[in-house]
RNA sequence: GCCUCCGUAGCUCAGUGGAUAGAGCAGUCGGUUUCUACCCGAUUGGUCAGGGGUUCGAAUCCUCUCGGGGGCA
Numbered sequence: 001g002c003c004u005c006c007g008u009a010g011c012u013c014a015g016u017g018g019a020u021a022g023a024g025c026a027g028u029c030g031g032u033u034u035c036u037a038c039c040c041g042a043u044u045g046g047u048c049a050g051g052g053g054u055u056c057g058a059a060u061c062c063u064c065u066c067g068g069g070g071g072c073a
Base pairs, nucleotide, nucleotide: 001072002071003070004069005068006067007066010025011024012023013022018056027043028042029041030040031039049065050064051063052062053061
């Protein structure tokens, strides 16, 4: 330098054109317990990496940039 995959909550990920973007873990509060842990309930947390474009509508499609993984040279 070229090809390819990925970037979504603190972490691991789902969501591949349509409603308020979700799950588990973690955090907070409560229940339970003599206390802690386990367990149960509730709850907080998102510029969907960034810019531009397509579309009535974009996390999702196109393009450029940035970052990361793999391959070729």